Annotation:
A computed fold for a 350-nucleotide part of an RNA from an uncultured prokaryote, annotated as small-subunit ribosomal RNA, central domain. The coordinates come from a structure-prediction model, not an experiment, and the mean pLDDT is 88.

Context: one part of a larger RNA
RNA sequence: CUGGGCGUAAAGUGUGCGUAGGCGGUUAGAUCAGUCGGAUGUGAAAGCCCUAGGCUUAACCUAGGAAUUGCAUUCGAUACUGUUUGACUAGAGUAUAGUAGAGGGAAGUGGAAUUCCAUGUGUAGCGGUGAAAUGCGUAGAUAUGUGGAGGAACACCAGUGGCGAAGGCGACUUCCUGGACUAAUACUGACGCUGAGGUACGAAAGCGUGGGGAGCAAACAGGAUUAGAUACCCUGGUAGUCCACGCCCUAAACGAUGAGAACUAGAUGUUGGAGGAAUUUUAUCCUUUAGUAUCGCAGCUAACGCAAUAAGUUCUCCGCCUGGGGAGUACGGCCGCAAGGUUAAAACUC
Repeated sequence: CUGGGCGUAAAGUGUGCGUAGGCGGUUAGAUCAGUCGGAUGUGAAAGCCCUAGGCUUAACCUAGGAAUUGCAUUCGAUACUGUUUGACUAGAGUAUAGUAGAGGGAAGUGGAAUUCCAUGUGUAGCGGUGAAAUGCGUAGAUAUGUGGAGGAACACCAGUGGCGAAGGCGACUUCCUGGACUAAUACUGACGCUGAGGUACGAAAGCGUGGGGAGCAAACAGGAUUAGAUACCCUGGUAGUCCACGCCCUAAACGAUGAGAACUAGAUGUUGGAGGAAUUUUAUCCUUUAGUAUCGCAGCUAACGCAAUAAGUUCUCCGCCUGGGGAGUACGGCCGCAAGGUUAAAACUC
């Protein structure tokens, strides 16, 4: 190389966009580059293989043939692929009218609750636990009423509901803005799919500068528990959590399942549309479409299970795997302020 794989055994890049490349709808013509066929030349000899012959045989030797799967030239074939010219509309897209949505960004506003402050009432406890203690409280706490400050998060609605490429997104209003879906027509006419490099986004934690700081809370302190207790429990509590700007670039970044396309029994729920039936409206039923779930046939699977949202049957493109440990480590490169990230071995050992 051929070949086998990637839900859980090793293996799908965290996710988009996209360059090169690879692959690519229907139809007619041209061309003949790929492809296929013929001819000619060449493909040294020896060897290998076949046939015949020569040494008494064999090894060995001699002669002829085949083979030399290749290359070049030339003559043809034209289905397929390519190239090129023209056409088409089923892929893809645009226009029109609508629909749903925690999709994104910015500004403003709101109520409940916690904490703190002021003040009124009021008096001896409060708090906390398995039980306690540390802690708070006669300098008046806890409880309760009123007023104020400030920060963070948005109860109910809420749903195997919705939106987003993923990460993720949940109070309300306004502004800016991306995508999806539906219906019927019109238009463009293959404009498509994938995507090495590249580039953008990317939870939490962490880092830099400046703000902010209610609650929670690594570190830390104290109280318990315990043989000990650098923990679990309790009382406190700083970074952090929040905002702006700039970095970091990793996760069980999971559906542990790459993207796109086609085909292959059904049943039930639910979300967003469209059309229709019947009825007095709502409810209801039927058809269809885009999601999202639960079962289930064929088929697949080592089994578990998957099963039109496939792990079934096929095609195109990319990524990745090749015994365990050593090791996602060392060295080197690149990136980073750092933490570290990324790329990525070997000796040795079982």